[in-house]
RNA sequence: UAAACUAAAAAAGCGCCAGGACUAUUUCUAGGACGGAAAAUAGAAAUAGUUGACGAGGAGAAGGUUCAUCGAGUCAUCGGCGGGUACCUUCCGGUUGAUCGUUAUCUCAACCGAGACGUUUUAGGUGAAAACAUAGAGGCGACUCUGUGCACAACCACUUAAAACAAGAUAACAC
Numbered sequence: 001u002a003a004a005c006u007a008a009a010a011a012a013g014c015g016c017c018a019g020g021a022c023u024a025u026u027u028c029u030a031g032g033a034c035g036g037a038a039a040a041u042a043g044a045a046a047u048a049g050u051u052g053a054c055g056a057g058g059a060g061a062a063g064g065u066u067c068a069u070c071g072a073g074u075c076a077u078c079g080g081c082g083g084g085u086a087c088c089u090u091c092c093g094g095u096u097g098a099u100c101g102u103u104a105u106c107u108c109a110a111c112c113g114a115g116a117c118g119u120u121u122u123a124g125g126u127g128a129a130a131a132c133a134u135a136g137a138g139g140c141g142a143c144u145c146u147g148u149g150c151a152c153a154a155c156c157a158c159u160u161a162a163a164a165c166a167a168g169a170u171a172a173c174a175c
Base pairs, nucleotide, nucleotide: 014082015081016080017079019078020051021050022049023048024047025046026045027044028043029042030041054071055070056069060091061090062089063088064087092113093112094111095110096109097108101173102172103171104170105169106168107167118165119164120163121162122161123160124159125158126157127156132149133148134147135146136145137144138143
C1' cells in the first nucleotide's frame, strides 16, 4: 500500500458515476503572413480533475411492482446504476351510510391509516428553498464549503362556510 474480516457513523430530489458537459496540462492539425518563428483562435487525442435534484410533501402489516407526488429554477436538475415513505393485492384497524329515536353486532359500499376527517360541487384563507445579491475560506481552473440579505409556488397539503348525495338485517333499551 492492497485485499479480507470485524466494529461504528451516515438516507430518501436520497447514494454512486464508466456516457455526456465543463476545467487544466501535453502533443498534433488548420488558417494567416514575401519567407520563417511566435502569439491569439478553432478542432482532435491522451492524462488528471469538476459537475451530475432547489425545496414542499410522503411510512399500519405482509407480498408484488418500477418512468413513485407537487411545483421552483440563468432548465445538463441531460444520461446510467442502486435504493426509496408512491402504486396494486390481501389482512388488520378507522370514518360515513333517513331501517326517519338511541346504542351494539353482522353483512355490504365508498374513502382512509392510529390526529386513520364519508363522497361531490361551489366560494374563500394559509403555506418554501435554491436561484439571485453580498461577505469570507479552499483551488492554476472548472468548481466546493459557510455566513448574511431577499422575494415568489403547486388541483401538493392544511383549514373555514354552504349545498346536494350515500344500503340492509338482528338484538336490547326508550317512547

Predicted 3D model of a 175-nucleotide RNA (glmS glucosamine-6-phosphate activated ribozyme aptamer) from Filobacillus milosensis. Of the family's consensus pairs, 89% are formed in the model.